Predicted 3D model of a 135-nucleotide RNA (c-di-AMP riboswitch aptamer (ydaO/yuaA leader)) from a Dehalococcoidia bacterium.
The sequence was found by an Rfam model in a public genome assembly.
Taxonomically the source falls in Dehalococcoidia (Bacteria, Bacillati, Chloroflexota).
Rfam family: c-di-AMP riboswitch aptamer (ydaO/yuaA leader). The literature on the family includes a 2004 paper in Proc Natl Acad Sci U S A by Barrick et al., "New RNA motifs suggest an expanded scope for riboswitches in bacterial genetic control".
The coordinates come from a structure-prediction model, not an experiment, and the mean pLDDT is 82.
């Protein structure tokens, strides 16, 4: 000076996963209030059920190859702090996983479910609106 590796932040991503109250005091149990999902009319739409249908999620769709387990590549879709939002632009990653069980279309009132989990010394810029501080 380069690479690695740890450890640091009341620092932050990705996600709906936050916050305040109560009782209970080894563990724990609840309510409310944000946010997030399913179920469910009249209309309206759809006629199509074993090639089963369906949800939550970005995670769909087609092409090559294979040792048939994968790979790899197009289109698309979705993420990436330094105040916060949205738009371009270029630039990296990702494209799972799970549940329902034979059933569900859209859906006012209505009824119900969730509030995990994971990971970071890093992506720059450009335009616009708003905010804060400070003078």
């Nucleotide at each position: 000076c380069a690479a690695c590796u740890g450890a640091a932040u009341a620092g932050g991503c990705c996600g709906a996963a936050u916050c305040u109250c109560c009782c209970a005091u080894a563990g724990g149990g609840g309510a409310g209030a944000a946010c997030g999902g399913g179920g469910g009319a009249c209309c309206c739409a759809c006629u199509u059920u074993u090639c089963g249908g369906g949800g939550u999620g970005u995670a769909g769709u087609c092409c090559u190859u294979c040792u048939c387990g994968g790979a790899g590549g197009a289109c698309g879709g979705g993420g990436c702090a330094g105040c916060u939002c949205u738009u371009u632009c270029a630039g990296c990653c990702c494209u799972a996983a799970c549940c329902c069980g034979u059933c569900a279309g859209c859906u006012a009132a209505c009824c119900u479910c969730g509030u995990a989990g994971g990971c970071c010394a890093c992506u720059g810029a450009a335009a616009g609106a708003g905010g804060a501080u400070g003078g």